RNA sequence: UGCUUAUCAAGAGUUAGGGUAGAGAAUUAGCUCUAUGACCCUACGCCAACCUGCCAUUUGGCAAGGUGGUUCUGCUAAUGGCGAUAAGAG
Numbered sequence: 001u002g003c004u005u006a007u008c009a010a011g012a013g014u015u016a017g018g019g020u021a022g023a024g025a026a027u028u029a030g031c032u033c034u035a036u037g038a039c040c041c042u043a044c045g046c047c048a049a050c051c052u053g054c055c056a057u058u059u060g061g062c063a064a065g066g067u068g069g070u071u072c073u074g075c076u077a078a079u080g081g082c083g084a085u086a087a088g089a090g
Stems, first nucleotide, its partner, number of pairs: 003088006013044001015043005022033003026079005045070003049067003052063004074082001
């Protein structure tokens, strides 16, 4: 990089520092956020989805080691089936 499976309305920052003008995946239409700094990056904190560990016994609880996330549908509709994350096989 491609393949398979699962998930994409649970949860969690009014923190600090840095960069920047656009950002919310694509097209069209709308809507929203944004120099009172959005979006992004880093640190710390937090969350607990998948893997993992422990307890229970079936449905749950705890931990926070790996990956991930930190918000309120992947902003909505149509189109399209693209994208993201996890686990697995080669």
A computed fold for a 90-nucleotide RNA from Tissierella sp. P1, annotated as SAM riboswitch aptamer (S box leader). It matches the Rfam family "SAM riboswitch aptamer (S box leader)". Its family is annotated with regulation of gene expression in the Gene Ontology. The organism belongs to Tissierella, within Bacteria. The RNAcentral record of the sequence draws on Rfam.